This is a predicted structure of a 71-nucleotide RNA (transfer RNA) from a Kofleriaceae bacterium. Taxonomically the source falls in Kofleriaceae (Bacteria, Pseudomonadati, Myxococcota, Haliangiales). The RNAcentral record of the sequence draws on ENA and MGnify.

């Protein structure tokens, strides 16, 4: 220093232009004597700066952090 690939709730992890799923974990109920299982409700998320665009987590640039190959 060149190319790919990734960055989403505390943690893993879907999304592919129209209000962001799930599971874990956490909070409250239920269930039990008491817990734990299970069951219901809930709770929070798009690295960062722009640009397209009626509308961006999804498309373009830049940067910033991971990681894989080349030299």
């Nucleotide at each position: 220093g060149c190319a790919c690939c990734g960055g989403u709730c505390g943690c893993c992890a879907a999304g592919u232009g129209g209000c962001a799923a799930g599971g874990c974990a956490c909070g409250c109920g239920c269930c039990u004597g008491c817990a734990a299982c299970g069951c219901g409700c809930g709770c929070a998320a798009c690295g960062u700066g722009g640009g397209u665009u009626c509308g961006a987590a999804u498309c373009c640039c830049g940067c910033c952090c991971g990681g894989u190959g080349c030299u």